[in-house]
RNA sequence: CUGAUUGCAUCGCCGAGUUUUGCCCUGCGUGGGGCGAAAGCGGGGGACCCAGGAUCCUUGGGGCUAAUCGCAACAGCGUAGGGCCAAUCUUCUUCGGCCCGAGCCCGUCAGCUAACCCCGCAGGCGUUGAAGAGGAGGCUG
Numbered sequence: 001c002u003g004a005u006u007g008c009a010u011c012g013c014c015g016a017g018u019u020u021u022g023c024c025c026u027g028c029g030u031g032g033g034g035c036g037a038a039a040g041c042g043g044g045g046g047a048c049c050c051a052g053g054a055u056c057c058u059u060g061g062g063g064c065u066a067a068u069c070g071c072a073a074c075a076g077c078g079u080a081g082g083g084c085c086a087a088u089c090u091u092c093u094u095c096g097g098c099c100c101g102a103g104c105c106c107g108u109c110a111g112c113u114a115a116c117c118c119c120g121c122a123g124g125c126g127u128u129g130a131a132g133a134g135g136a137g138g139c140u141g
Stems, first nucleotide, its partner, number of pairs: 011126004018039009040121006050111001060109001061106004069078003081100005088133005
């Protein structure tokens, strides 16, 4: 000097999965955990009307989610659909690039659906050409 990996802090990403707070426990501090509450976000059930049939022979039917479907027989190629490429200004450069397209649940049962009722607030990760300027933040002294 360069590359890779790991840890911590900050920051950022997918996702509804966040914020505040009472009591208790724990902790050097920031915090962490348990039981509650409020706000916020998200999902399901559930009338009239409307719509529609359903079941059997089972391969029933349905929900969350972007995560469907086709070909194929390699665990591959596509695909409906979905996500990211990091604040301000200036210059150069680029007009594209990188990914996902899984999984789980209900249990024979659910169309829509006002009132009403119920449930969740997890988990998993690290994208980006260069230079300059002024800021912001973190860490250390």

A computed fold for a 141-nucleotide RNA from a Planctomycetota bacterium, annotated as c-di-AMP riboswitch aptamer (ydaO/yuaA leader). It matches the Rfam family "c-di-AMP riboswitch aptamer (ydaO/yuaA leader)". About the family: This family represents a conserved RNA structure found upstream of the ydaO and yuaA genes in Bacillus subtilis and related genes in other bacteria. The coordinates come from a structure-prediction model, not an experiment, and the mean pLDDT is 78.